This is a predicted structure of a 73-nucleotide RNA (transfer RNA) from a Candidatus Pacearchaeota archaeon.
RNAcentral holds the sequence, with entries from ENA.

RNA sequence: GCCUUCGUAGCUUCAACGGCAGAGCACCGCUUUCGUAAAGCGGGGGUUGAGGGUUCAAAUCCCUCCGAAGGCU
Numbered sequence: 001g002c003c004u005u006c007g008u009a010g011c012u013u014c015a016a017c018g019g020c021a022g023a024g025c026a027c028c029g030c031u032u033u034c035g036u037a038a039a040g041c042g043g044g045g046g047u048u049g050a051g052g053g054u055u056c057a058a059a060u061c062c063c064u065c066c067g068a069a070g071g072c073u
Stems, first nucleotide, its partner, number of pairs: 001072007010025004019056001027043005049065005
């Protein structure tokens, strides 16, 4: 230098073929307990890596860039 895959909540990640962005753990509150842990119930938290394009509508399709992993030279 070229090719492939990937980037979504604090962490791990789901989301055929464009149509309400979800889960587990963690965190906060409540119940339970003499108290703690465990358990149960509820809650907050996302410009979907950045910018642009297509579209009525983009995490998803297209372009550029940034970052990670792997391969070729």